[in-house]
A computed fold for an 83-nucleotide RNA from Thioalkalivibrio sulfidiphilus, annotated as c-di-GMP-I-GGC riboswitch aptamer. Rfam family: c-di-GMP-I-GGC riboswitch aptamer. Its family is annotated with cyclic-di-GMP binding in the Gene Ontology. Its mean pLDDT, the model's own confidence on a scale to 100, is 88.
RNA sequence: CAGGACAAAGGCAAACCCGUCGAAAGGCGGGGACGCAAAGCCACCGGUCUCACGGAACAUCCAAGACAGCGGGGUUGCCCACC
Numbered sequence: 001c002a003g004g005a006c007a008a009a010g011g012c013a014a015a016c017c018c019g020u021c022g023a024a025a026g027g028c029g030g031g032g033a034c035g036c037a038a039a040g041c042c043a044c045c046g047g048u049c050u051c052a053c054g055g056a057a058c059a060u061c062c063a064a065g066a067c068a069g070c071g072g073g074g075u076u077g078c079c080c081a082c083c
Stems, first nucleotide, its partner, number of pairs: 003080002011036002016031006034069001040075003044072003047067004054062003
């Protein structure tokens, strides 16, 4: 540097439930574990979702917002058998 084991230590936490914020998608806190080697962090590219306010040529699009547990990219990082 690459890689990831029926390894060890430690970590995160889907669905669902409760509280709370939001128009919504969804966020945060608690409970809970389906999973995860970056399921740490960043909306840069693609994608998906929302449509209250604003705009337009108005079944929609733009703008705005959301998802990092959809893929890519960037960045930081624990442990280590085999090769």